The RNA shown here (Bacterial RNase P class A) has 390 nucleotides and comes from uncultured Nocardioides sp. It matches the Rfam family "Bacterial RNase P class A". The family's RNA type in Rfam is ribozyme. The coordinates come from a structure-prediction model, not an experiment, and the mean pLDDT is 77. The RNAcentral record of the sequence draws on MGnify. Lineage of the source: Bacteria > Bacillati > Actinomycetota > Actinomycetes > Nocardioides.
RNA sequence: GGCUGGCCGGGCGACCGCGUCGGUGCACACACGGGAGACCGGGGAUGCACCGCCGAGGAACGUCCGGGCUCCACAGGGCACGGUGGUGGGCAACACCCACCCGGGGUGACCCGCGGGACAGUGCCACAGAGAACAGACCGCCUCGUCUCCUCCGGGAGGCGCGGUAAGGGUGAAACGGUGGUGCAAGAGACCACCAGCGGUCCGGGAGACCGGACCGGCUAGGCAAACCCCACCUGGAGCAAGAUCAAACAGUGCACGUUCGAGGGCGGCCCGCCCGAGUGCACGGGUAGAUCGCUUGAGGGCACCGGCAACGGUGCUCCUAGAUGGAUGGUCGCCCCCAGGCGACCGCGAGGGAACCUGGGACAGAACCCGGCGUACAGGCCAGCCCGU
Numbered sequence: 001g002g003c004u005g006g007c008c009g010g011g012c013g014a015c016c017g018c019g020u021c022g023g024u025g026c027a028c029a030c031a032c033g034g035g036a037g038a039c040c041g042g043g044g045a046u047g048c049a050c051c052g053c054c055g056a057g058g059a060a061c062g063u064c065c066g067g068g069c070u071c072c073a074c075a076g077g078g079c080a081c082g083g084u085g086g087u088g089g090g091c092a093a094c095a096c097c098c099a100c101c102c103g104g105g106g107u108g109a110c111c112c113g114c115g116g117g118a119c120a121g122u123g124c125c126a127c128a129g130a131g132a133a134c135a136g137a138c139c140g141c142c143u144c145g146u147c148u149c150c151u152c153c154g155g156g157a158g159g160c161g162c163g164g165u166a167a168g169g170g171u172g173a174a175a176c177g178g179u180g181g182u183g184c185a186a187g188a189g190a191c192c193a194c195c196a197g198c199g200g201u202c203c204g205g206g207a208g209a210c211c212g213g214a215c216c217g218g219c220u221a222g223g224c225a226a227a228c229c230c231c232a233c234c235u236g237g238a239g240c241a242a243g244a245u246c247a248a249a250c251a252g253u254g255c256a257c258g259u260u261c262g263a264g265g266g267c268g269g270c271c272c273g274c275c276c277g278a279g280u281g282c283a284c285g286g287g288u289a290g291a292u293c294g295c296u297u298g299a300g301g302g303c304a305c306c307g308g309c310a311a312c313g314g315u316g317c318u319c320c321u322a323g324a325u326g327g328a329u330g331g332u333c334g335c336c337c338c339c340a341g342g343c344g345a346c347c348g349c350g351a352g353g354g355a356a357c358c359u360g361g362g363a364c365a366g367a368a369c370c371c372g373g374c375g376u377a378c379a380g381g382c383c384a385g386c387c388c389g390u
Base pairs, nucleotide, nucleotide: 001387002386003385004384005383006382007381008380010336011335012334013333014332015331016330018055019054021052022051023050024049025048026047027046030043032041033040034039057364061375062374064373065372066371067370068369069239070238071237072236082234083233084232085231086100087099088098089097090096101115102113103112104111105110116230117229121228122227123224124223125222138169139168140165141164142163144161145160146159147158148157149156150155177195178194179193180192181191182190196220198217199216200215201214202213203212204211205210243293244292245291246290252284253283254282255281256280257279264276265275266274267273300319301318302317303316304315305314306313307312337362338361339360340359341358342357346353347352
C1' cells in the first nucleotide's frame, strides 16, 4: 500500500415521561352468601395513585426467496402458467451456505460468473462499414478487350469496360481458423506440414463436474436462450386483518307477567314515602360492536469434547424477561469518551510533531405471529490472518 474474515456501534449520573408484569392502598359499579331492610362479609375484574423488575436492531428496514403455524381446496393422471439450472455435500427448506470443477480478472493475497442446450427450429445483432451469417468487391491485386500517350520496338504508363480474387488495407464488439510452404494470371484448406479448435473411438485418473493422453475424421464451426423455444427437476391457494372462544345494542322467534287488583321507571347510593305510568322481564339461535386467546422458549444462544477440509452434525453443561394494538421503549441537563476544525504552551537545526483550551459533530434506522437466508443503508472505531513493495 492492499486482500479476507470477525466484532462494536457510545458510557455513567440526576430530573421528568411511556408500556407489560407483580405488589400495596383507595374508589365506584358487578355477581355470590347472610339479613325484613338500610347494610355486612369475603371474592374476581375495572379505574386511579405509589413501589419494584424488565423494556428494539445489526440491520428491527426492503418484503425478494424458503419454512413453521392456521384456514380453505384436494380420487388418480395430464397440460398450461411460474420457478430452478456446473458437480458433490449441508440444512426443516431455499434462489441460502460449504468444498471442488470450468471460464474471466489481478504481480499476489484474492475477487467475479444471471455456469444446461446456439449441428431441433424461429428470430435478433445498434453505430460504423461495400458486406453482419447458406457472406461481402470500397481501396488494392490479376487476366482479357478497347482508347490515348510514350518507346531503345522487347514493351511500358494511364483512362474505360467484362470478369477473377477474401492474401493485404479500411470499418466494427464481432468480417467465416493461425503460421510457413506448394500452387496460381492474381489468389484461395485448392493442396501439404505444424499449431489451435470441433466431432468420434479408446486408455488412464477422479465419488462427480472434469482433467491428462493416443489414434481417426472432415479442414472450421460467430454471438445472443435475463428473445421465443428445447431438455431435466420442482410447484394447490390464501395469509395472524390467518384462525379460535366469549359476547352488548337493534331486529326476529318463543314463554311468562301486566294496563286502576299497577309490570316497570323516576326522585344523586339505599329504606319509607311521593310522582309518572303501558308495556316489561326471561330464554333461544346466529353472530355485529367490543373483549380474550393466538403472542412469544425457539429448527434458540454460549462453552467444552467428539466426527467432518468446511458448511454442519452429535453429546454434556449452562444461559434465557419487549409483546404494544391511535400502537410503549423517550426527552432535558451535567461529566466522560470518540471524530473533525481552530488556536497553539512545548519539542525539533529543519520538514514536522503537539499538551491545555475553544467550536462543531456522533450515523443508518425502530419490533407488530415466529424462524432461516438474501439484498440494501450506516458517523466512527477495534481485532485477527494473509499478500505485494522497501